[in-house]
c-di-GMP-I riboswitch aptamer from Paenibacillus sp. cl130, 81 nucleotides, folded computationally.
The model forms 95% of the base pairs in the Rfam consensus.
Model confidence (mean pLDDT): 88 of 100.
RNA sequence: CAACGAUAAACGCAGCCCUGUCGAAAGGCAGGUACGCAAAGCUAAAGGGCCUUCCACAAGGAUGGCAGCCUGGCUACCGAA
Numbered sequence: 001c002a003a004c005g006a007u008a009a010a011c012g013c014a015g016c017c018c019u020g021u022c023g024a025a026a027g028g029c030a031g032g033u034a035c036g037c038a039a040a041g042c043u044a045a046a047g048g049g050c051c052u053u054c055c056a057c058a059a060g061g062a063u064g065g066c067a068g069c070c071u072g073g074c075u076a077c078c079g080a081a
Stems, first nucleotide, its partner, number of pairs: 004079002012037002017032006035068001041074003046071003049066003053062003
């Protein structure tokens, strides 16, 4: 440096649900909570997928969203085998 990921240790994140709030919606944010996570950090202007709304007879197109669906890209803590 790369790969790998312990019943190790340190530092972390926080599903469902509840409350508040923003949004037409998907969903976002804050607090509580903890199902889980070794990238559950960032990237949706990287590919696929899913969801919302609008258009279209349809095929499909547009729009916004999901990074805790998969792959890729970038960055990062720890160190047994």